Predicted 3D model of a 72-nucleotide RNA (transfer RNA) from Leptidea sinapis. Model confidence (mean pLDDT): 83 of 100. The organism belongs to Leptidea, within Eukaryota. It matches the Rfam family "tRNA". From the family's description: Transfer RNA (tRNA) molecules are approximately 80 nucleotides in length.
RNA sequence: GAACGGUUGGCUCAGUGGAAGAGCACUCGCAUGGGACCCGAGAGGUCGCGGGUUCUAGUCCCGUAUCGUUCA
Repeated sequence: GAACGGUUGGCUCAGUGGAAGAGCACUCGCAUGGGACCCGAGAGGUCGCGGGUUCUAGUCCCGUAUCGUUCA
């Protein structure tokens, strides 16, 4: 220098152009003599960043940052 892949809640990850989700963690409740587990509820997201296409973009297109793999 080039090609490909990853980037989504605190963590690990789903997500077919049409309402952004799960598990764990966290908070509260329930329960208990007291706690943990279970069970119920809740909070938490500029979907790496900037543009474009579209009635509508996490998703498609372009640029860019960062991480990884391969090639030179």